[in-house]
Context: one part of a larger RNA
RNA sequence: GGCCAACGGUGGAUGCCUUGGCGCCUGGAGCCGAUGAAGGACGUGGGUGGCUGCGAUAAGCCACGGGGAGCUGCCUACCAAGCUUCGAUCCGUGGAUUUCCGAAUGGGGAAACCCGGCACCCGUAAUGGGGUGUCACUCCGACCUGAACACAUAGGGUCGGUAGAGGGAUACCGGGGGAACUGAAACAUCUCAGUACCCCGAGGAAAAGAAAGCAACAGCGACUCCCUUAGUAGCGGCGAGCGAAACGGGAAGAGCCUAAACCGAGCCGGUGCAAUAGCCUGACGGCGUUGCCGGUUCGGGGUUGUGGGACCCACAGGAGGGGCGUCAGACCCUUCACGGAGUUACAAACCUGAUGCCUAGCGGAAGCAGUCUGGAAAGCUGCGCCACAGCGGGUAAUAGCCCCGUACGCGAAAGGCAGUCAGGCUCCGGUGGGGAUCCCGAGUAGCGCCGGAACCGUGAAAGUCGGCGUGAAUCUGCGAGGACCACCUCGUAAGGCUAAGUACUACCAGGCGACCGAUAGCGAACUAGUACCGUGAGGGAAAGGUGAAAAGCACCCCGGGAGGGGAGUGAAAUAGUACCUGAAACCGUUGGCCU
Numbered sequence: 001g002g003c004c005a006a007c008g009g010u011g012g013a014u015g016c017c018u019u020g021g022c023g024c025c026u027g028g029a030g031c032c033g034a035u036g037a038a039g040g041a042c043g044u045g046g047g048u049g050g051c052u053g054c055g056a057u058a059a060g061c062c063a064c065g066g067g068g069a070g071c072u073g074c075c076u077a078c079c080a081a082g083c084u085u086c087g088a089u090c091c092g093u094g095g096a097u098u099u100c101c102g103a104a105u106g107g108g109g110a111a112a113c114c115c116g117g118c119a120c121c122c123g124u125a126a127u128g129g130g131g132u133g134u135c136a137c138u139c140c141g142a143c144c145u146g147a148a149c150a151c152a153u154a155g156g157g158u159c160g161g162u163a164g165a166g167g168g169a170u171a172c173c174g175g176g177g178g179a180a181c182u183g184a185a186a187c188a189u190c191u192c193a194g195u196a197c198c199c200c201g202a203g204g205a206a207a208a209g210a211a212a213g214c215a216a217c218a219g220c221g222a223c224u225c226c227c228u229u230a231g232u233a234g235c236g237g238c239g240a241g242c243g244a245a246a247c248g249g250g251a252a253g254a255g256c257c258u259a260a261a262c263c264g265a266g267c268c269g270g271u272g273c274a275a276u277a278g279c280c281u282g283a284c285g286g287c288g289u290u291g292c293c294g295g296u297u298c299g300g301g302g303u304u305g306u307g308g309g310a311c312c313c314a315c316a317g318g319a320g321g322g323g324c325g326u327c328a329g330a331c332c333c334u335u336c337a338c339g340g341a342g343u344u345a346c347a348a349a350c351c352u353g354a355u356g357c358c359u360a361g362c363g364g365a366a367g368c369a370g371u372c373u374g375g376a377a378a379g380c381u382g383c384g385c386c387a388c389a390g391c392g393g394g395u396a397a398u399a400g401c402c403c404c405g406u407a408c409g410c411g412a413a414a415g416g417c418a419g420u421c422a423g424g425c426u427c428c429g430g431u432g433g434g435g436a437u438c439c440c441g442a443g444u445a446g447c448g449c450c451g452g453a454a455c456c457g458u459g460a461a462a463g464u465c466g467g468c469g470u471g472a473a474u475c476u477g478c479g480a481g482g483a484c485c486a487c488c489u490c491g492u493a494a495g496g497c498u499a500a501g502u503a504c505u506a507c508c509a510g511g512c513g514a515c516c517g518a519u520a521g522c523g524a525a526c527u528a529g530u531a532c533c534g535u536g537a538g539g540g541a542a543a544g545g546u547g548a549a550a551a552g553c554a555c556c557c558c559g560g561g562a563g564g565g566g567a568g569u570g571a572a573a574u575a576g577u578a579c580c581u582g583a584a585a586c587c588g589u590u591g592g593c594c595u
Stems, first nucleotide, its partner, number of pairs: 001594009015580001016545002020516002022513007029505002031167002039101003042055003046079002049075003061095006070083003106115003116135007137164002139161007172203001173201005183190001187237001213220002224251004234242002255497003258441001262300010278287002280329006305475001307440004311434005317336006338429005350424005355418005361410003367383004372379001384401002386390001392404003446470007456482001477492005532539002552579001555566004
């Protein structure tokens, strides 16, 4: 030095475990913010480093509920001082406080800092100083002022506004932009794909939506979503590939408001200046900045495709009031009655009660024994019991009956939710006929050129959207039915609103898994987006396990200590906090054999 065996050291694989993750499902909930958010900085405990909580009232203050014996959060003991059956700690609801930064908003600024004005208060002999409140911009409304230019307008100012801003869930939705790799076995039209990505905007959903629709000689009757139609009809270097719709079956179900004609009122401009027009009609009197025309604002009216409306005519409960006066009539207004409707649209606020649900909770069946094994009984043996409960977890091993629970049943002072019900309350109210006149959404429809999106790549290319140009009609009108024409049929554009069924899941609750089990599973089971790296954007770890219980080794010995030997605890100490198991590499000790 090698080999073998035994025993150690080192190391932390493996097994077992799980407080953490991953995926999915069901239900709930779905925005927060100038009443200052999200997110932070700094503070805050008797002694306090970190985490958590909280805010100079600072691990907390007040009230109301729940609960019922201990409590002063976690790592985390200890010391000190206290609280509590006059109900603490703890849980829920509502309230108070809530420094500074941050949209940050008095001004500034290198975020968490600096410096002010005004009002009131405190303080000083006085100045300096301190406290509370307030002071950004834009928009909207009202009012006051007010140029060029007389009125006016622009502009300025004051007051009021729970108006806007900023954040987010890397999700869902609408819109504005918008690739390439790739596929076509190359590649250019095409495809990938209106995808990824960027921007804007909104909501709990969004979008769409009450036919200028589909259909086909029969009819349907807003929109959305699912199934089907159908890989069909089609499109397509007719290549690769792309790819509908109606009908039918389901989910849900809801319909409305305006513009115009006409009437009235206000304002502005024009005309007219006394009449033969006007003041509801008729007669008499009276009035007059009246009247008439145009524009504009507001109110009434009106909303449709078997065309509708205006306008005219006829009819329509009771009471009161109105217009320049009187009489008669008609009309209008108010109110009562009758009828209808309503808080998501159709007008809009609320209040009360009921019911249901949410935010703490409560009750909740039934087992003992053993000279069995063991450290320990829930195991084994024996004899029982409950079960609308034998899901699950814990207890010294494997417990329906020991504990927490589970099935089932019950519960709210306060706040919230409801698409449920009722009352208050609030709002609305006609029908028929006539067809002369008027109205029925304009730089619109259509058309030309050029593009986009649709299954439709310019095609026979309708329909739809946009740019440029041109440019109608008002019901004997206009659009559509895939060029175009006729007939026929369907609809009524150029204004607007609208629940439900649908999508998603940051958040809350519950549940499930031929998902992981510490190099796995989230990056993170632990002080984790921490330590650390980077000027910065950004990158980004490692790190779990004594034991049933600390019973965490009193005491003695060696040693300066570390550490070790006894003793003791424990079932076990080769379970001693460098702690379950403890593989291999690697390093030794002892013995044997060989060189």

Annotation: The part of an RNA shown here (large-subunit ribosomal RNA, domain I) has 595 nucleotides and comes from an Acidimicrobiales bacterium. Model confidence (mean pLDDT): 82 of 100. RNAcentral holds the full RNA, with entries from ENA. Taxonomically the source falls in Acidimicrobiales (Bacteria, Bacillati, Actinomycetota, Acidimicrobiia). Its Rfam family is "Bacterial large subunit ribosomal RNA". Its family is annotated with structural constituent of ribosome and ribosome in the Gene Ontology.